[in-house]
RNA sequence: UAACGUUUUCGGGGCAGGGUGAUAAUUCCCUACCGGCAGUAAAAGUCUGCAAGCCUUUGGCACGAUACGGCUAAAUUCCGUAACCGACGGUUAAAGUCCGGAUGAAAGAAAACAUUU
Numbered sequence: 001u002a003a004c005g006u007u008u009u010c011g012g013g014g015c016a017g018g019g020u021g022a023u024a025a026u027u028c029c030c031u032a033c034c035g036g037c038a039g040u041a042a043a044a045g046u047c048u049g050c051a052a053g054c055c056u057u058u059g060g061c062a063c064g065a066u067a068c069g070g071c072u073a074a075a076u077u078c079c080g081u082a083a084c085c086g087a088c089g090g091u092u093a094a095a096g097u098c099c100g101g102a103u104g105a106a107a108g109a110a111a112a113c114a115u116u117u
Base pairs, nucleotide, nucleotide: 002116003115005113006112007111008110009109010108017030018029019028032097033096034086035085036050037049038048039047045084046083053061054060055059066082067081068080069079070078088100089099090098
């Protein structure tokens, strides 16, 4: 330094203001706000892959969304402009933002120790 193993820790954000309605909606309407992990010639919610959910669990199913211009050696990742997207169950009324499964789990990140090289 690398490989493999064990243990520990960490590991998701967001409805402010107004309107409608039946003094029912953080769920509808206007508007606001948010963006997990790894990768990538350069930083990504919208590229590639992964995780969270469900099932009959060597596996299967579900899982959304971006264009144009600019700079550059290199960017659907940066800058500018304009867009778009959001699991499941619940609810006086339909939820990305409330409540719940969840003081959970996980992609993964870090550290310590041991072995081998």
Predicted 3D model of a 117-nucleotide RNA (FMN riboswitch aptamer (RFN element)). Of the family's consensus pairs, 97% are formed in the model. Its Rfam family is "FMN riboswitch aptamer (RFN element)". Rfam describes the family as follows. The RFN element is a highly conserved domain that is found frequently in the 5'-untranslated regions of prokaryotic mRNAs that encode for flavin mononucleotide (FMN) biosynthesis and transport proteins. Model confidence (mean pLDDT): 82 of 100.